Small-subunit ribosomal RNA, 5' domain from an uncultured bacterium, 541 nucleotides, folded computationally. The full RNA is in RNAcentral, with records from ENA and SILVA. It matches the Rfam family "Bacterial small subunit ribosomal RNA".

Context: one part of a larger RNA
RNA sequence: GAUUAACGCUGGCGGCGUGCCUAACACAUGCAAGUCGAGCGGCAGCGAGUUUUACACUGAAUUCUGGAAACUUCUGGUAUAAAUAGAAGAGUUAUUCAAGAAUUUUGUGUAAAAUGUCGGCGAGCGGCGGACGGCUGAGUAACGCGUGGGAAUGUACCCCAAAGUGAGGGAUAACGCACCGAAAGGUGUGCUAAUACCGCAUAUGAUCUUCGGAUUAAAGCCUUCGGGCGCUUUGGGAACAGCCUGCGUCAGAUUAGAUAGUUGGUGAGGUAAUGGCUCACCAAGUCGACGAUCUGUAACUGGUUUGAGAGGAUGAUCAGUCAGACUGGAACUGAGACACGGUCCAGACUCCUACGGGAGGCAGCAGUGAGGAAUCUUCCACAAUGGGCGAAAGCCUGAUGGAGCAACGCCGCGUGCAGGAUGAAGGCCUUCGGGUUGUAAACUGCUUUUAUAAGUGAGGAUUAUGACAGUAACUUAUGAAUAAGGAUCGGCUAACUACGUGCCAGCAGCCGCGGUCAUACGUAGGAUCCGAGCGUUAUCC
Repeated sequence: GAUUAACGCUGGCGGCGUGCCUAACACAUGCAAGUCGAGCGGCAGCGAGUUUUACACUGAAUUCUGGAAACUUCUGGUAUAAAUAGAAGAGUUAUUCAAGAAUUUUGUGUAAAAUGUCGGCGAGCGGCGGACGGCUGAGUAACGCGUGGGAAUGUACCCCAAAGUGAGGGAUAACGCACCGAAAGGUGUGCUAAUACCGCAUAUGAUCUUCGGAUUAAAGCCUUCGGGCGCUUUGGGAACAGCCUGCGUCAGAUUAGAUAGUUGGUGAGGUAAUGGCUCACCAAGUCGACGAUCUGUAACUGGUUUGAGAGGAUGAUCAGUCAGACUGGAACUGAGACACGGUCCAGACUCCUACGGGAGGCAGCAGUGAGGAAUCUUCCACAAUGGGCGAAAGCCUGAUGGAGCAACGCCGCGUGCAGGAUGAAGGCCUUCGGGUUGUAAACUGCUUUUAUAAGUGAGGAUUAUGACAGUAACUUAUGAAUAAGGAUCGGCUAACUACGUGCCAGCAGCCGCGGUCAUACGUAGGAUCCGAGCGUUAUCC
């Protein structure tokens, strides 16, 4: 000087970073990889529509019932009339009115049922993505990494170019029925679809070839009917990946010999591809004091740190590569894995169980226990950037963007400024004269960074969308108001006196202090250094 630091004392604010170095120890809980209905059959749930039924209200029509008015006569009445009142009769239809009942029907509402018709959509088939992103450093001394070359290879999505996209078939899940199981889950049977599966046709091409020939594809969906998105084959590109190789890459010789698929050849198998990669046969090689083999340690690099440099040490965060995913092994699917949140087997551990059998894997984000000197919130949002799927709307995204906690680090700011001597009081020292604390305080004037309160309020976002967040910034008001400690003072090393103690108690990085006048122990006053820090410890130069 440096640090992913820790500990002690202390602690006002802001910006930007950083935060399990130990047990790759074990993990409760939640979330971290889905998406597409414009591939498909469907319809569990939600909403809409349609149909039917029931009820309520409402409008209309038809029929029926009895009634009133209308008609006639009489009485009464008056002026003889009219009006008014009363009684009786007839015949029902022509008309009008209101009421009731029945039937049919319009519309609205409620309820129930049916209907995949529509919006959508749980589960299912199918496609793409779960090989990226995120985490960790156990293993690895190796073509693992770094750097420079190479030939015998592959590639989904993307871009360019050429050609094609014809006619068919049989199933199966979902679903229904029956059944088994405590559960996880499973069995039988019946039905159905596709961009799922299968063969046929065609073959520009492609593959193989004895150059005659042989083999080899496809899938549709949407549409505003213009087209768009796909599918198949082939060639090229981009980028990515596999492989080979020169050089470089820790320590130990108290590790000196190591090696039988071992080294090479021929042939075969295998792979996308070269190759003992594997196998058969043949030969007996191959590596090693320029350190093989063995043992120990370790992910590597750009970098980081120190140093004038050479060099040394280191490999947190960020970026590139590799490796791992409870431990060991294996393959399947796929363009790509021998696959962190897939499968199978074995093992250890944990959990459930009806004891027959099952389930699980935080070295993802938070969080818990344990270990430890020691390392954070079970937060907000997809607004931005990026990723997956989708034609799109959009959905998903603990990647990411943010907020929270921690003086853990770096940087910045503040805790006032000016005046003020009878050098006040108090403290400490004293040769008792004084000295010092000390312009320090009081007191007077001023300022307002910060703080508190109120107001305005960007940009990140394009015209729409802002988690952060009414954030940053600005304005106004209040009032010195809210804000200083730590270590040291024998020499190295800046800074000294008094008292206490008496080789005790103690200090100490080294030299060394302390046994009655200790500048070295403890306390006080004073001083020195640094300052929201200061010291100690650990590690490196």